[in-house]
């Protein structure tokens, strides 16, 4: 120093948690070179030489060990240290909103065919009344209608009479009375949430309306200004424990990546 065999160690690692402690599965971060099958979170299996168990690949060097007596570093964690930011809370308010009040006011609308007003007159309203009309009774018309206890006339019969004559009376006719029944007028009374109707008295500016007179505005309010006032409001301003998110500092554990060292065994050339 080159070739062949084999051995050792290797085939991921790290946080936090969890454990007397160490590892594993499980969460997280790295990250593809990150081997296979069994075990296993109130749990697996171990004992500071600190997973067991069984297989498999590669194998002394870019692959193995070491390096707070090397650099770089992703990434967790520890502290609430420190800033912001959100959340909750709370104060404030020469801002919006609500409300009042004060003038002011746009678009539309009506107006010399007469605006607002003025004066007067009426109806609307309330009482009384009258009229109509509505319902109902009632008179009235008409129609039925009394066995006898209505009335006229009374056949047949009965009674009285010597006779001549009379009486009294059923039934039928005929007409009525209480009742019933229709359907129009006339007249009477009673009622009424009945009336484009009179008549008189009240009562009123609340609406309409006529007549006289004035002689140009009435009416609307979108909107903007001033002052007040109000609030479980909007919005801005500060303060805010406690919590969450981010940065940042310190400290701490670190994967990987550089750089440095270290480190068998057999045979043969």
């Nucleotide at each position: 120093u080159c070739g062949u065999g084999c051995u050792a160690g290797g085939u991921g690692g790290g946080g936090a948690g969890g454990u007397a402690g160490c590892g594993g599965u499980g969460c997280c971060c790295u990250g593809u070179a990150a081997c296979c099958c069994g075990c296993a979170a109130a749990c697996c299996g171990c004992u500071a030489u600190a997973g067991c168990g069984g297989g498999a690949c590669g194998g002394a060097a870019u692959u193995c060990c070491c390096a707070c007596u090397g650099c770089u570093a992703a990434g967790g964690c520890u502290c609430a240290a420190c800033c912001a930011a959100g959340c909750u809370g709370a104060a404030u308010u020469g801002u919006c909103c609500u409300c009042u009040u004060a003038g002011g006011a746009a678009a539309g609308g009506c107006g010399u065919u007469g605006a607002c007003g003025a004066u007067u007159g009426g109806g609307u309203c309330c009482u009384g009344u009258g009229c109509a009309g509505c319902g109902g009774a009632g008179u009235g018309u008409u129609g039925u209608g009394a066995a006898c206890c209505c009335g006229g006339u009374c056949a047949g019969g009965u009674c009285c009479g010597g006779a001549a004559g009379g009486a009294a009376g059923c039934a039928g006719c005929c007409g009525u009375a209480a009742g019933c029944a229709a359907a129009g007028a006339u007249c009477u009374c009673c009622g009424g949430g009945u009336g484009c109707c009179g008549c008189a008295g009240g009562a009123g500016u609340g609406c309409c309306u006529g007549a006289u007179u004035c002689g140009a505005g009435c009416u609307g309010g979108a909107c903007a200004u001033a002052a007040g006032a109000u609030g479980u409001g909007a919005g801005g301003u500060u303060c805010u424990u406690c919590c969450u998110u981010g940065g940042u500092a310190a400290g701490u554990c670190a994967a990987g990546g550089c750089u440095g060292g270290g480190u068998g065994c057999a045979c043969g050339g």
Molecule: Bacterial large signal recognition particle RNA
Organism: Candidatus Entotheonellaceae bacterium